[in-house]
Context: one part of a larger RNA
RNA sequence: UGACGGGACCCCGCACAAGCGGCGGGGCAUGCGGCUUAAUUCGAUGAUACCCGUAGAACCUUACCUGGACUUGACAUAUAGGGAAAAGCUAAAGAAAUUUAGUGUGCGUAAGCGCCCUAUACAGGUGGUGCAUGGCUGUCGUCAGCUCGUGUCGUGAGAUGUUGGGUUAAGUCCCGCAACGAGCGCAACCCCUGUCCUAUGUUGCCAGCAAGUAAUGUUGGGGACUCAUAGGAGACUGCCGGUGAUAAACCGGAGGAAGGUGGGGACGACGUCAAGUCAUCAUGCCCCUUAUGUCCAGGGCUGCACGCAUGCUACAAUGGCAAGUACAACGAGUCGCAAUACCGCGAGGUGGAGCAAAUCUCUUAAAGCUUGUCUCAGUUCGGAUAGGAGUCUGCAACUCGACUCCUUGAAGUUGGAGUCGCUAGUAAUCGCAAAUCAGCAAGGUUGCGGUGAAUACGUUCUCGGGGUU
Numbered sequence: 001u002g003a004c005g006g007g008a009c010c011c012c013g014c015a016c017a018a019g020c021g022g023c024g025g026g027g028c029a030u031g032c033g034g035c036u037u038a039a040u041u042c043g044a045u046g047a048u049a050c051c052c053g054u055a056g057a058a059c060c061u062u063a064c065c066u067g068g069a070c071u072u073g074a075c076a077u078a079u080a081g082g083g084a085a086a087a088g089c090u091a092a093a094g095a096a097a098u099u100u101a102g103u104g105u106g107c108g109u110a111a112g113c114g115c116c117c118u119a120u121a122c123a124g125g126u127g128g129u130g131c132a133u134g135g136c137u138g139u140c141g142u143c144a145g146c147u148c149g150u151g152u153c154g155u156g157a158g159a160u161g162u163u164g165g166g167u168u169a170a171g172u173c174c175c176g177c178a179a180c181g182a183g184c185g186c187a188a189c190c191c192c193u194g195u196c197c198u199a200u201g202u203u204g205c206c207a208g209c210a211a212g213u214a215a216u217g218u219u220g221g222g223g224a225c226u227c228a229u230a231g232g233a234g235a236c237u238g239c240c241g242g243u244g245a246u247a248a249a250c251c252g253g254a255g256g257a258a259g260g261u262g263g264g265g266a267c268g269a270c271g272u273c274a275a276g277u278c279a280u281c282a283u284g285c286c287c288c289u290u291a292u293g294u295c296c297a298g299g300g301c302u303g304c305a306c307g308c309a310u311g312c313u314a315c316a317a318u319g320g321c322a323a324g325u326a327c328a329a330c331g332a333g334u335c336g337c338a339a340u341a342c343c344g345c346g347a348g349g350u351g352g353a354g355c356a357a358a359u360c361u362c363u364u365a366a367a368g369c370u371u372g373u374c375u376c377a378g379u380u381c382g383g384a385u386a387g388g389a390g391u392c393u394g395c396a397a398c399u400c401g402a403c404u405c406c407u408u409g410a411a412g413u414u415g416g417a418g419u420c421g422c423u424a425g426u427a428a429u430c431g432c433a434a435a436u437c438a439g440c441a442a443g444g445u446u447g448c449g450g451u452g453a454a455u456a457c458g459u460u461c462u463c464g465g466g467g468u469u
Stems, first nucleotide, its partner, number of pairs: 007469007015459002019422005026313008034304002042053002064299007073122001077121007088103006106113002124288002127286003133282002135277003138273001140271001145184006151160003164175003190265004195233007205222002209220003236259001239253005315415001319374007331362003336355002341350003381412001386407007428451007
């Protein structure tokens, strides 16, 4: 000077408390450990691994295993020599890779280009080392800190500034002070959202006028409104009162769509953990070079006495089932989204209008509301498991896809110790869309809207953090 203390003081945070809903018990899904295996590829491991890399493992992916093949190589550049095309098509063998036979022909006037063979330099490696590295990332933590120049003090390490009195979300600001200034952070500048104004109205809208229909902005038309796209305005403690040190600021009020950072996002200081990643990529060194490289077929990554994690679904009446009926937003679409119609109980099929989309389609949102029924039961709860029959995608659903129909109808009656999330359009609850993608393990992820709470006395205690000592 730091770090630490079951020392003291001050302050903050869904940290506790106050509440609401879960997890921990059941079934299933997914990930991990373990075990097994020819292989179950590799990485991630307290917080900060475990629906994580993987925004999609039937083949491919694929890195793993078994077997079959190749050796200048699947891919690149260069040199030398040689060749006539290479490709494609057909046939045979084969699991395919590939091999054999036949056929077959480029551009350019030429040189040559392109292609093949041989040879040599070399290629190649998801092989090792994240404790050799770059880059990127997690975490403390969106916590309020971390420093520097000059000066001053101290023999010096260092101190001061950055401490103190107030205040703030904030080293935010004010006052004081041997300090005076400055930098990286904070805040603001950026994006979305909430109000208004102006401009422009198509594919959007329809108040008034007119036409038309069984009905519909359908048509003429209109720019009022909604909305869209641009550009502005608006919020600054600006105004008033009180408190305060006459300060910073705090409390209350007015006006206002919004009030004291309006709400949300992006943004992450100096550094910490030799944190993570050599398997995104790049890269030093080491290693392999007829193999640790490359191609192919099949298998595996999906194995199952078990343990853990994250979810989904339930155990029911604030509910299940049946019928009728209402209201979104974000998005996506030509190798695509697909309407009306017809067939099928259904998954789906036939067919194909329209749409490169504010025009058409995906797209009937669901919870909700109105009725009826069930009457507390392992049930009209619950849906696992299993049998049968099908649909779709795709060379191909056996290992190992999703979905549909009929039948089957398991456990489960609210979960021990313990533990997690959340302070408002939040929790809870309800559905919808998208990426990846032929299909799909999605119940995951990322977004979107609908309905919409309770509670916070307070800081003694638990955890984490900041400041002084």